[in-house]
Predicted 3D model of a 1474-nucleotide RNA (small-subunit ribosomal RNA) from a seawater metagenome. It matches the Rfam family "Bacterial small subunit ribosomal RNA". The coordinates come from a structure-prediction model, not an experiment, and the mean pLDDT is 83.

């Protein structure tokens, strides 16, 4: 610190994803010790049991329990029994004090709740320091006795008792009211022999807690814009410790809001934690702070403080006990149980340490706390062995079979003991006498023991790490790209490696990385993103100077900013994690003090920003109004007499009832030709005959004035093309819709006829466009060059020079930018202000609010689902784009094919097999240059296994091998017999057998591949080094002009060379020369061979075109040949995953008594049919018949075969000559001569067919070729449609050869005879070059829209229905504060009385404001479900078009409107993103 992934690349945008690090974690496998943390995030779900708050006899009266003493009685003289509170002590009771602390949750709550920094109008038990007192009385009560109710909790009645419990009296003054005269108000006492001490009362002050108010800070939502009646303030009275509408009564109408009130979601704050470079973002376990809360709600009481977790009182749920009347109870303390849930510990010791309550203490509580228990939950230590050991044992795994690698790894030797067993010892934690759960722990010694102690993930790129075997788009991985569809480094599995380790993966979550929400640190021409335009309020900014101020700002000092964390430096635990100590930091807030540039206030001056004024001047600015010609259309009349009109062609249509056409007259409506022009005005949309009226701006010149008066705007107002709406008008022409007529497969289009809303006018709505410069307004600042409009200024009057505004082109100044490109009219440098943007899609859509007659607009989401979607530029490729040029490519001419019959091949189909391959050109007379057996690969049958072949090893045979005959058999083959080596005598060679390696395979894959081969194409092209342009991909060069068969040459040129192709160089052949002369032949080399040379180069002459040099062209000379002389060989990079595993090689992969190998037979030669590519012919340019002619190429000893001779042939005998310029094949044919034959299915044609007969062969029947003799079929020149040829070609005619025993209508060659036509490049085909658009890169046979059919997801709307949360109106109204209060009850203190009562007073009852729970009504918001509905999103091969990328076959496109199955048409007006 970054990397994958959008394309064929490429450079930008802009999303998604990984590498890092955390975690109160889980879950998966695995699993040695320790140490320090940590541990219900889910049901603030319910909770058995036990135990978390008590103590004090020195406050009290006691004596139930213990224990002691003591006295009594009884005795078995040390025991029972009883009695006394005597003493320690203590159950219940009174009473103090503490239960408000300390434990625990986080459910409410957006709030003075938190933080932070001030603040007055208070309180304070215990603590500490002072000051003054503690005099003297009185009545009850609990406990207890005793009588009663009740199941029980518990209660009631009599009886009597203490206190520091309670009440008065004195006294008090520092307290407190106050009219300032006065007037209220206090205590308790206990230990101790004393001394004394603790203690009450009053009050001062502290410390320390606690209440209240303040300023700032502290989530989301505007699809919450308006909230608010105690509501703001006032008087006044209540309250409270205490200030205040806290509260209540009067009064006024305030109060809060865009700087977001109200309202709705969600949330305890913070110190810190975690990340991060840092601003930040997230988060609020443990530990500290503060809040809130204790089943769910209300309420006081008491107390220094509670509206109180282990208190009360009442309502509700729940749950427990009952004798049914009542009664009890709240783990969000420690444990522990149940439910939830992925998930989160034991009903464990101790108060020994720290710390808290009571108490003098002693001490007694203490589930705070200090231990120990469980979980690798985290964090940090350690260990699971060291050192040697090579035959590189064994085995595994790979292998090119040589090996190699796990791999010093093990085994083996030595050795050590972190741990672990066993003994022994043994702290500190403790202070002050006592006291240690933790525990005989930690350490420390001594022994014995290598013994218990390694695993997860990954290995395709990112990412450190590779092979092998399964497997075959199957099983399956996957974080993203993506991997698997028979060689998977990507699945699974070993082997091997890497990574980190008691732990490794995963999954969840948060930051980072993401400058992907941009403070720091982002963008808006064309990727997303400028408001449709001005005006203008908040609000933000503001020009140049003085002077004062000190808010802002800056310095400085001072408070604070709790410990803990973090940092740093040091201590202690063996180290470290931990912990201790010390020490430092920023920012924040207050306060003081200073400073005075800047910003801001205030208070003044100037004129450069703005603006006023005068004077010229411009212009289709806007409004109303008069008004003018051309033009269509319609009416009227005329003249005329078949047509018009309309397309690519037509037809509908209009016309003999007179149309088009013409001339004349009228009507009426809408536009305003030519001026006229990328000119002008206007803010934008927008504006166009002329004229008058009214009204608005700019410009420039002048300096007269005002003196910052300004720019920019959220909301808001105005205006705002077309289209549409609402009334009324008006319609000539166009002209959605609608109606015909063509076109078409189909035409809801496009083209034609008509045609109705509209379009035009007034008023009015509506508010939107590609409303675009895709470019937001204002300012200032940065070479230029040339055009227009419109003002001024000079003179030197001109095409002049100079200054303004305004609009346009170019552009290499810089400078920006992804690039295109913009560039003084900025997209350049800068300032200020608005508006928007944040991945495609869903969607500018739902739903809510607003607006609007309506159609609609304006604001605007989410689920879902993809890894892209975009933008410039490249390089192709395409186009029903352009340009330019070539080719038997069209034309133009000769000749076929397609129709016939036949050969031969392929499909199909048949069969046991009809072996495989080839199958668009570029398969189909191909591969096979020859299937009767063979070939042969296929089928049927019969054998054979080391095989028909190859090499090697071991043993056996002393022997062959091979031939001959016998027998079976269809052969292979079996089985007997009989002949027969070689030597160096050997373990030899050879041969046979056995075994064992191995052989064998036309068995798969040509998509695993060498080779080779088709095709584009014999077309002119492909490429490369240096430079040089570009950020790159990539261009340039290879471009452009001429030219060429040619990227074939010349010039130009940021190229400049160079390769591979072209072309030459090779073969043939056409002229000539030389030389040689066998087998040639005119007898000396003319022909003809052979061999080696010349010759042609646009090289001369002349003209013409361009562009000098140099191409081109046309003529001429010479010449056998004239411009590549003809033909062949010869195929650039490269495309088809083209074709060949069956020609050969060769990787895997399959057989191995068979997929191999041998034999026979039979297939490959089938036969409704389709295709191809040939022969032959349909005649008279022929056909038959006699006679004459005139070649070249080849080939020939298991051959070629002459002459004779035999047969009608075909071919047989005989066999001369020739290993060839010798001889043979060898008679060429067409052609010429004479005759016949006359247009017919024929003397055409020859299929088919039978009979004879010939050859080759073991063998001719499936299934071969010839011959004779007889048969004589279709077929009269071919339909759509298509082949080949440009000259010694076509076309015609024959010959030869390979194959090959035979078999040629096929192929390759070779002579013979020998035309036609080519204006021309419009068109079809194919190619090269330029260019241009592109949404295409499997590249047009591409892409890709929509509806509808089907599955499946979300989410919207919907009759309803069901729950929740919050607030309103009314009703009821528990406990309980306060208020009232005849009568009634009930009552110790006080005051009168002897008393009895009486009186104040208190309490009940009783009425009564506030109220919680309850109940009711209308609504309001949020979720769930919902029959149907409408859209969307997905999904290898569904249907119906074909709408869009090219001019996409109608240019798309936006806005509206209508209209059709979709897609889309069409109309208006708009934009170029033609």
């Nucleotide at each position: 610190a970054g990397a994958g992934u959008u394309u064929g690349a490429u450079c930008c945008u802009g999303g998604c994803u990984c590498a890092g690090g955390a975690u109160g974690a889980a879950c998966g496998c695995u699993g040695g010790c320790g140490g320090u943390g940590u541990g219900c995030c889910u049901u603030a779900g319910g909770c058995a049991u036990g135990c978390a708050a008590g103590u004090c006899g020195a406050a009290c009266g006691g004596u139930a329990a213990c224990a002691g003493g003591u006295c009594u009685a009884g005795c078995u003289u040390g025991c029972u029994a009883g009695a006394c509170g005597c003493u320690g002590a203590c159950g219940a009771g009174u009473g103090g004090c503490a239960g408000a602390c300390g434990g625990g949750u986080g459910a409410g709550u957006a709030a003075c709740a938190c933080g932070u920094a001030g603040g007055a109008a208070u309180c304070u038990a215990c603590c500490u320091a002072g000051u003054a007192g503690u005099g003297g009385g009185g009545g009850a009560u609990a406990g207890c006795u005793u009588c009663g109710c009740g199941a029980a909790a518990g209660c009631g009645g009599a009886g009597g008792u203490a206190a520091a419990a309670c009440c008065g009296c004195a006294u008090a003054c520092a307290c407190c009211c106050u009219c300032c005269g006065g007037g209220g108000g206090a205590a308790a006492a206990c230990a101790g022999c004393a001394a004394u001490g603790u203690g009450c009362u009053a009050u001062u002050a502290g410390a320390g807690g606690a209440g209240c108010c303040u300023g700032c800070g502290c989530g989301c939502u505007a699809u919450c814009a308006g909230c608010u009646a105690g509501u703001u303030g006032g008087u006044g009275a209540g309250g409270u410790a205490a200030a205040a509408g806290c509260u209540c009564a009067c009064c006024a109408a305030g109060g809060c809001u865009a700087c977001g009130a109200c309202g709705g979601c969600u949330a305890g704050c913070c110190g810190a934690u975690g990340u991060g470079a840092g601003a930040g973002c997230a988060u609020g376990a443990u530990c500290g702070g503060c809040c809130a809360c204790a089943a769910g709600g209300c309420u006081a009481c008491u107390g220094a403080a509670a509206c109180a977790c282990g208190g009360a009182g009442c309502c509700u749920a729940c749950a427990u006990c009952u004798a049914c009347g009542g009664a009890u109870g709240g783990c969000a303390g420690c444990a522990a149980c149940c439910g939830g849930g992925a998930a989160u510990u034991u009903u464990g010791c101790g108060c020994a340490a720290u710390g808290g309550g009571c108490g003098a203490a002693a001490g007694c509580c203490u589930g705070a706390c200090g231990c120990a228990g469980c979980g690798a939950c985290a964090c940090c230590g350690c260990g699971u062995g060291u050192g040697g050991g090579a035959u590189g044992a064994a085995g595994g795994u790979c292998u090119u079979c040589g090996g190699a690698u796990c791999g010093u790894a093990a085994a083996c030797c030595a050795c050590u003991g972190u741990g672990g067993c066993g003994a022994g010892g043994g702290a500190g934690g403790a202070a002050u006498u006592u006291u240690g759960a933790c525990a005989g722990u930690a350490c420390c010694u001594c022994g014995c023991u290598a013994g218990a102690a390694a695993g997860c993930a990954c290995c395709a790129g990112c990412u450190a790490a590779c092979c092998a075997c399964g497997u075959g788009c199957c099983a399956g991985a996957a974080g993203c790209u993506u991997c698997g569809g028979u060689a998977a480094u990507a699945c699974g599995u070993g082997g091997g490696g890497u990574g980190c380790a008691a732990g490794c993966g995963u999954u969840a979550u948060c930051c980072g990385g993401a400058u992907u929400u941009a403070c720091u640190g982002g963008g808006c021409g064309u990727a997303a993103a400028g408001g449709g335009u001005c005006c203008g309020u908040c609000g933000g900014c503001g020009g140049c100077u003085u002077g004062a101020u000190a808010a802002g700002u800056u310095g400085c000092u001072u408070g604070u900013u709790u410990a803990a964390g973090c940092c740093u430096g040091a201590g202690g635990c063996u180290c470290a994690a931990c912990u201790u100590c010390a020490g430092a930091u920023a920012a924040g807030c207050a306060a003081g003090c200073a400073a005075a540039a800047c910003u801001g206030u205030c208070a003044g001056g100037a004129u450069a920003g703005a603006g006023u004024c005068u004077g010229u001047u411009c212009g289709a600015g806007g409004a109303a109004g008069u008004c003018g010609g051309a033009a269509u259309u319609c009416u009227u009349g005329g003249u005329g007499g078949a047509g018009g009109g309309g397309u690519g062609a037509a037809a509908u249509c209009c016309g003999u009832a007179g149309a088009u056409a013409u001339c004349a007259a009228g009507a009426g409506g809408a536009a305003c030709a030519c001026c006229a022009c990328g000119c002008g005005c206007g803010a934008a949309a927008g504006c166009a005959a002329a004229c008058u009226u009214c009204u608005a701006g700019g410009a420039c010149a002048g300096u007269a004035c005002u003196g910052a008066c300004g720019c920019u705007c959220a909301g808001g107002g105005a205006c705002g093309a077309a289209a549409g709406c609402u009334u009324g008008g008006g319609u000539a022409g166009c002209a959605a819709a609608g109606c015909g007529g063509a076109u078409u497969a189909g035409a809801g289009a496009c083209c034609c006829g008509u045609g109705u809303a509209g379009u035009c006018c007034a008023a009015g709505c509506u508010g939107u466009a590609a409303a675009c410069g895709c470019u937001c307004c204002u300012u200032g600042c940065u070479a230029g060059u040339u055009g227009c409009c419109u003002g001024g200024a000079c003179c030197u009057u001109g095409u002049g020079u100079c200054u303004g505004g305004g609009u346009g082109g170019c552009g290499u100044a810089a400078g920006c930018u992804a690039a295109c490109g913009c560039g003084u009219u900025a997209a350049g440098c800068a300032a200020g202000g608005c508006g928007c943007c944040u991945g495609g899609g869903g969607a500018g859509u739902a739903c809510g609010a607003c607006c609007g007659c309506a159609a609609g607009g304006u604001u605007a989401a989410a689920a879902c689902u993809c890894a892209a979607a975009g933008g410039a530029a490249u390089u192709g490729a395409c186009g029903g784009g352009g340009g330019a040029g070539c080719g038997c490519a069209c034309a133009a001419c000769c000749g076929g094919u397609g129709g016939a019959g036949c050969a031969u091949g392929u499909g199909g189909u048949u069969u046991a097999a009809u072996u495989c391959g080839a199958u668009a050109c570029a398969a189909a007379g191909c591969g096979a240059a020859a299937a009767a057996c063979c070939u042969u690969a296929c089928c049927c049958a019969g054998a054979u296994u080391u095989g028909a072949c190859a090499u090697g090893u071991a043993c056996c045979u002393g022997c062959a091998c091979g031939g001959c005959c016998u027998a079976a058999g269809a052969a292979a083959c079996u089985a007997g017999g009989c002949c027969u080596u070689c030597u160096u005598c050997g373990a030899g060679a050879g041969u046979g057998g056995u075994a064992c390696a191995c052989a064998g395979g036309u068995g798969a894959u040509g998509c695993a591949u060498g080779g080779c081969u088709g095709u584009c194409g014999u077309c002119a092209g492909c490429u490369c080094g240096u430079g040089u342009c570009g950020u790159g991909a990539g261009a340039c060069g290879u471009c452009c002009a001429c030219u060429u068969a040619a990227g074939u040459g010349u010039g130009g040129u940021a190229a400049c060379g160079a390769g591979c192709g072209c072309a030459a160089c090779c073969c043939u052949u056409g002229u000539c020369g030389u030389a040689u002369g066998u087998u040639a032949c005119a007898c000396g080399u003319a022909u003809c061979a052979u061999a080696c040379g010349a010759g042609a180069c646009u090289g001369c002459c002349u003209c013409u075109g361009c562009u000098u040099u140099g191409c081109a062209g046309g003529g001429g000379a010479g010449g056998a040949a004239g411009g590549a002389g003809a033909g062949g060989a010869c195929g650039a990079u490269g495309u088809c995953a083209a074709g060949u595993c069956a020609g050969c090689a060769u990787g895997u992969c399959c057989c191995u008594u068979a997929c191999a190998u041998c034999u026979g037979g039979g297939g490959c030669u089938a036969c409704a049919c389709a295709c191809a590519u040939c022969c032959u012919a349909c005649a008279a340019u022929g056909g038959a018949g006699c006679c004459g002619a005139c070649a070249a190429c080849a080939g020939g000893u298991a051959g070629c075969g002459a002459c004779g001779g035999g047969g009608u042939a075909a071919c047989c005998c005989c066999g001369a000559g020739c290993c060839a310029a010798u001889c043979c094949u060898c008679u060429a044919a067409a052609c010429g001569g004479c005759c016949c034959c006359u247009c017919a299915g024929u003397u055409c044609g020859g299929a088919u067919u039978g009979c004879g007969g010939g050859c080759u062969g073991c063998a001719a029947u499936u299934c071969g070729c010839c011959c004779g003799c007889a048969u004589g079929a279709a077929g009269u020149u071919g339909g759509a449609a298509u082949c080949g040829g440009u000259a010694g070609u076509a076309a015609u005619c024959g010959c030869a050869a390979a194959u090959c025993a035979g078999c040629a209508g096929g192929u390759u060659g070779c002579g013979g005879u020998g035309a036609a036509u080519a204006c021309g490049u419009u068109c079809u085909c194919g190619c090269u070059c330029c260019u241009u658009g592109u949404a295409c890169a499997c590249a047009c046979u591409g892409c890709c829209c929509g509806u509808c059919a089907a599955g499946c997801c979300a989410g919207c709307a919907a009759a309803g229905u069901c729950a929740g949360c919050a607030g309103c109106g009314c009703c009821c109204g528990a406990a309980g504060c306060g208020g009232g209060u005849g009568a009634c009850c009930g009552a110790a203190a006080c005051u009168c009385g002897c008393a009895a009562g009486a009186g104040a007073u208190c309490g009940g009852c009783c009425c009564u404001u506030c109220u919680a729970c309850g109940g009711u009504g209308a609504g309001g918001u949020u979720g769930g479900c919902g029959a149907u509905g409408a859209g969307g999103a997905c999904u290898a091969a569904g249907u119906c078009g074909u709408a869009a990328c090219a001019a996409g076959g109608u240019a798309u496109c936006c806005g509206u409107a209508c209209u059709g199955g979709a897609a889309g048409g069409u109309g208006c007006g708009g934009a170029u993103g033609g």